Small-subunit ribosomal RNA from an uncultured bacterium, 1403 nucleotides, folded computationally. Its mean pLDDT, the model's own confidence on a scale to 100, is 85. Its Rfam family is "Bacterial small subunit ribosomal RNA". RNAcentral holds the sequence, with entries from ENA and SILVA.
[in-house]
RNA sequence: AGAGUUUGAUCCUGGCUCAGGAUGAACGCUAGCUACAGGCUUAACACAUGCAAGUCGCGGGGCAGCGUGUCGUCAGCUUGCUGACGAUGGCGGCGACCGGCGCACGGGUGCGUAACGCGUAUCCAACCUUCCCCCUACUCGGGAACAGCCCUCCGAAAGGAGGAUUAAUGCCCGAUGAGGUCCUUCGACGGCAUCCGACGAGGACCAAAGGAGCGAUUCGGUAGGGGAUGGGGAUGCGUCCGAUUAGCUUGACGGCGGGGUAACGGCCCACCGUGGCGACGAUCGGUAGGGGUUCUGAGAGGAAGGUCCCCCACACUGGAACUGAGACACGGUCCAGACUCCUACGGGAGGCAGCAGUGAGGAAUAUUGGUCAAUGGGCGCAAGCCUGAACCAGCCAAGUAGCGUGCAGGACGACGGCCCUAUGGGUUGUAAACUGCUUUUAUGCGGGGAUAAAGUUGGGGACGUGUCCCCAUUUGCAGGUACCGCAUGAAUAAGGACCGGCUAAUUCCGUGCCAGCAGCCGCGGUAAUACGGAAGGUCCGGGUGUUAUCCGGAUUCAUUGGGUUUAAAGGGAGCGUAGGCCGGCCUUUAAGCGUGCCGUGAAAUGUCCCGGCUCAACCGGGGCACUGCGGCGCGAACUGGGGGCCUUGAGUGCGCGGAACGUAUGCGGAAUUCGUGGUGUAGCGGUGAAAUGCUUAGAUAUCACGAAGAACCCCGAUUGCGAAGGCAGCAUACGGCAGCGCUACUGACGCUGAAGCUCGAAGGCGCGGGUAUCGAACAGGAUUAGAUACCCUGGUAGUCCGCGCGGUAAACGAUGGAUGCCCGCUGUCGGCGAUACACGGUCGGCGGCCAAGCGAAAGCGUUAAGCAUCCCACCUGGGGAGUACGCCGGCAACGGUGAAACUCAAAGGAAUUGACGGGGGCCCGCACAAGCGGAGGAACAUGUGGUUUAAUCCGAAGCAACGCGAAGAACCUUACCAAGUCUUGACAUCCCUGUGACCGGCCUUUAACCGGGCCUUCCCUUCGGGGCACAGGAGACAGGUGGUGCAUGGUUGUCGUCAGCUCGUGUCGUGAGAUGUUGGGUUAAGUCCCGCAACGAGCGCAACCCUUAUCCUUAGUAGCCAGCACGCAGUGGUGGGCACUCUGGGGAGACUGCCAGGGAUAACCUGGAGGAAGGUGGGGAUGACGUCAAAUCAUCAUGCCCCUUAUGAUUUGGGCUACACACGUGCUACAAUGGCGUAAACAAAGGGAAGCGAGAGGGUGACCUUAAGCAAAUCCCAAAAAUAACGUCCCAGUUCGGACUGUAGUCUGCAACCCGACUACACGAAGCUGGAAUCGCUAGUAAUCGCGGAUCAGAAUGCCGCGGUGAAUACGUUCCCGGGUCUUGCACACACCGCCCGUCAAG
Repeated sequence: AGAGUUUGAUCCUGGCUCAGGAUGAACGCUAGCUACAGGCUUAACACAUGCAAGUCGCGGGGCAGCGUGUCGUCAGCUUGCUGACGAUGGCGGCGACCGGCGCACGGGUGCGUAACGCGUAUCCAACCUUCCCCCUACUCGGGAACAGCCCUCCGAAAGGAGGAUUAAUGCCCGAUGAGGUCCUUCGACGGCAUCCGACGAGGACCAAAGGAGCGAUUCGGUAGGGGAUGGGGAUGCGUCCGAUUAGCUUGACGGCGGGGUAACGGCCCACCGUGGCGACGAUCGGUAGGGGUUCUGAGAGGAAGGUCCCCCACACUGGAACUGAGACACGGUCCAGACUCCUACGGGAGGCAGCAGUGAGGAAUAUUGGUCAAUGGGCGCAAGCCUGAACCAGCCAAGUAGCGUGCAGGACGACGGCCCUAUGGGUUGUAAACUGCUUUUAUGCGGGGAUAAAGUUGGGGACGUGUCCCCAUUUGCAGGUACCGCAUGAAUAAGGACCGGCUAAUUCCGUGCCAGCAGCCGCGGUAAUACGGAAGGUCCGGGUGUUAUCCGGAUUCAUUGGGUUUAAAGGGAGCGUAGGCCGGCCUUUAAGCGUGCCGUGAAAUGUCCCGGCUCAACCGGGGCACUGCGGCGCGAACUGGGGGCCUUGAGUGCGCGGAACGUAUGCGGAAUUCGUGGUGUAGCGGUGAAAUGCUUAGAUAUCACGAAGAACCCCGAUUGCGAAGGCAGCAUACGGCAGCGCUACUGACGCUGAAGCUCGAAGGCGCGGGUAUCGAACAGGAUUAGAUACCCUGGUAGUCCGCGCGGUAAACGAUGGAUGCCCGCUGUCGGCGAUACACGGUCGGCGGCCAAGCGAAAGCGUUAAGCAUCCCACCUGGGGAGUACGCCGGCAACGGUGAAACUCAAAGGAAUUGACGGGGGCCCGCACAAGCGGAGGAACAUGUGGUUUAAUCCGAAGCAACGCGAAGAACCUUACCAAGUCUUGACAUCCCUGUGACCGGCCUUUAACCGGGCCUUCCCUUCGGGGCACAGGAGACAGGUGGUGCAUGGUUGUCGUCAGCUCGUGUCGUGAGAUGUUGGGUUAAGUCCCGCAACGAGCGCAACCCUUAUCCUUAGUAGCCAGCACGCAGUGGUGGGCACUCUGGGGAGACUGCCAGGGAUAACCUGGAGGAAGGUGGGGAUGACGUCAAAUCAUCAUGCCCCUUAUGAUUUGGGCUACACACGUGCUACAAUGGCGUAAACAAAGGGAAGCGAGAGGGUGACCUUAAGCAAAUCCCAAAAAUAACGUCCCAGUUCGGACUGUAGUCUGCAACCCGACUACACGAAGCUGGAAUCGCUAGUAAUCGCGGAUCAGAAUGCCGCGGUGAAUACGUUCCCGGGUCUUGCACACACCGCCCGUCAAG
């Protein structure tokens, strides 16, 4: 000293939360010792029991009990003692009693009290003070009682009554009076009027107590004065919250005179006056003892008032007085009340907020302890007695401080635990074990009258006669404690919280939005560093956490030290009262201010130094501080007060022009509606489209005339005026205003402004007018799912005027007013000036853009949101709420003022990047449009959903799943189901034993696998054995198409072959970010050019690659055949050749290169030439940063989890082929541009040995038999088909269409029942061009025609390829979809499939 939390990110505002310290604490876990300090915060609730205030016999009468003396009697008996009984207050003493002093202190508590209660300062000439000290003067004589004791009586008791007798330092009377008090008189001093009244004189009143001692003497008593101490009273200042408490007050404020008091005073009373207090907060309500101090804080502050000290108040509750120096009295009295107890029912007793203790309350707070030894108090001459004050001890981690639980050595590191990439490490960890050492503490034994003791008593001495010294004596609760010594032996002693961030410290397991955690943010839905456990770690440590409370952080109430354009916050505006603030010069004052000194600010506390307990805490001594208050001086800058002067602030005067400023009155034209008349005829009106409505009874339209009310076109503007609201035709009157010019006058007369008063748009209210237009409500018509709306037709209040009320608005510049100061540019309005028709000065307004500065930014910027001063208003997280209650105002509507409970961890401002918009600009794409052909209807094929099933294995799900994984399910495949079997296993590696094979063939068994039998059958060798294979055995392990694609790798789809996506450096911005990449052109393209605070670069684009189109060259076999030759029924069949076609290799060619035009002379575009090809020639491969938690754990790989005689393995059979349905993708069709038949022509690209199979023969055919050739430019598949030609059909469910079915077959295969393909014959279904809606395609494309291949035993209408024939259309970019880019808005960021509001229902 800060940190976390609003956002995708940023800056700001702002709240919430945390880290610190503290406590009279409580609770959880844990606990060895010592010292010091602390301990009912709640029920001022109720209290059993004991104790807490007595003492004095040197005041007194007495004598119950105790001791003692004396006397008498008796007994025992050692004639002197002991014991018993009786008498005697004689003595020591003393219960009760009279009397004195004390009991008003000490101790407790905080109810009440917002007060002179407390604190501080001052005052009392307006007062008292027992005991104590000093001084002065006295202490004489007498008397009458009352307790006790005794007698009688009443009562249960407590207690009481009567009678008799009696003492005193009790009471009374008298005397004396230094003196005191009062009265009278004199009247100095003061004032000089009343008055005050010293010294003196006279009068009245007022005292006393004795005790002890042989005595000296001593303790007392009375009166007066002084002192000290303690108290009483008065005043200034300070002392909580609420204004949703604004007025309070009748003894109230004052006076005169009395009463009362120690004393002043309405303290009380009579009379008189009418005052007194209050926004500087009276009164009322709530809360509370105050201070020294304590905690916190850098401080200023904030909070608190327990222990200790001071003051106050109280003593069951309320009231009252008595006694006394002192009380209205905690352990006194009386009365009343509540409660408790006793009772014989008639009456009585009591007061723990003293110390212990009990119950109750509560989260919670101790012993019915010891001693008067010390300190202190009361009484006493004293000894002494009393003292729950006090000193000690006990209990409690409840706080602070100190000590200990050991120290050293000891492994490249034991065991165990935990973890990991797991047989190797890491960590626990020098930790342990083990070795050596020490002994605080503990335990035992011993020492130790520890200090605290001074005093008392007795004796002696000194001097200053009440103090000190000496000797002797005696006194210790704690305590035989502290302390010291010896012995024993590491021996007796460590925990709590935390480990996601804040915040130091991390892994494993368990759990699976469950259980739980949480101070805030937030964790937990199968890999949780956040839950629970463990291991390890971190922090603190005899404690540690939690909870509660206070301060801090919080500059988050801001004096120090905040704000108000948009975050919360400027009053709607003006005038103005109180208040606050205020120009220049001179002089004065000294209140504020500064400074010096004095007094005070108790002690304790704080702080510094020194000292005492072994240290420390703690305690003692000294200094400082105590920031305060009061007093006396000095100073005079500033603020204030008094006086004088000034003119610049302010105001006035004169002059000039100015304006939609206000009020009143009058006038004007256009428009609208209505009325009358004319013309005129079928519609008008209205809307997106309509309808309601008006109109043949003549509308709308049009002309003329008339009426009414309201508003004032153009001018008109970035204009003007006004305090704001607001103000607009013209004229007049009245009223107001600012500006400029002149500088004549006043001389600070000023600014602001709580209250208060006034004004205050629209709408609203009351009364009275007016009513043309428009037009809430209302009605009708539409729209719509509905439409109490938007649109239309009507229409009442209102809109207008007068008077009155109301008093609010986004009353906004969301910006209070005033004054001064601070660079500029520019436009305009009003005035003035100079020069003169073009400049341009000055004053005052209204605007625009900017420097500095300010601001979170946007922005503001001489009209500040800049720099300063003054005054007012307002704000303090969001919601609840401008609500409720109260009060005030109002006719009402409503307005003003204005909360809380509860709830949230945010709410917000500005800006940034995206995404989005039924926002805008530009551009692209078979996106639309223009076309061609489909699909959607039918039958079938195939996939999917659904359903069914023992099973119908699993996955794929909008585009981007659905002829997809699957380039091919009869068994196998196969993962599914049923049934049967196996358990180291169908498969891999290792070990042991045995065999010699394994493989194969035959027989048998079984549904099959499994199994049994027979036959045949290894290699190398150094002869030890080895290799290999099989069988058996044991265990490590195998195995899993089981789960998780949301744990992953890899691969793939999609946006999209869209033109984008980024980086470095620089620059700009507080920052997120921006710039570059935007802009002007251009392109298929972020393609290129130009410009530019950017300059470059990367991944993408393009190119490089393959193929196709032309040519050249090279090479010619299995290809080709022009020329030459041979040959055949025919054929490049043969020799030969390589010219051509073709094939393979290599090259050329195309680059906007050339021309013209456009364009900025650029990029580029348009057209042209040449060329096989022209502007990326066509096609392919190639897919940026990223998005979709997209797809795949069932291709594969893989973490974790799960199964292990089964979720593994194997076999037979079944299923994946089911079928009321629904969807996708296809095939074939519906026919004549066709079907069928006959006989002819032309490809390309492929495949072929368990293969392709010519040819020949057979069969109607599928195919069969036989068989040449070919591992292929050689042979074969192989027939290309559409097409052309000829013939036929004649528009029909057909010679279209071929499903379905029957029969008979062919082929593959172990096997075609479930469940193959094909053939022949027969049968001949639906279907006659397909609703809404929808798909593909821009050229060798669509459409159409056939051919091939992969998979494959067999099984394509699918898929992948090949060629043949071969179109139509594109005006264009408004619209639909998708995309790119710039810009704009945004409360979205999971990003519009967003966010979010209201109602209803459930909880």